[in-house]
RNAcentral holds the sequence, with entries from ENA.
The RNA shown here (transfer RNA) has 72 nucleotides and comes from a Minisyncoccota bacterium.
Its Rfam family is "tRNA".
The prediction has a mean pLDDT of 84.
The source organism's lineage runs through Bacteria, Bacillati and Minisyncoccota.
RNA sequence: ACCCCUGUAGCUCAGAGGUAGAGCACUCGACUUUUAAUCGAGGGGCCGUGAUUUCGAAAUUCACCGGGGGUA
Numbered sequence: 001a002c003c004c005c006u007g008u009a010g011c012u013c014a015g016a017g018g019u020a021g022a023g024c025a026c027u028c029g030a031c032u033u034u035u036a037a038u039c040g041a042g043g044g045g046c047c048g049u050g051a052u053u054u055c056g057a058a059a060u061u062c063a064c065c066g067g068g069g070g071u072a
Base pairs, nucleotide, nucleotide: 001071002070003069004068005067006066007065010024011023012022013021018055026042027041028040029039030038048064049063050062051061
């Protein structure tokens, strides 16, 4: 330099065009002598950035930026 994969909640990841979810973590409550475990409820993300297509984009297309891998 070029090619491929990847970027979504604090973490690990889902999410094949119609206003974003799970597990764990966190907060509150129940239970327990207490802790842990278990059960119930709750908070938390304008989806890396900017454009493009579309009535509508996390998703399409392009360019950048970050991470990983490959060729030289």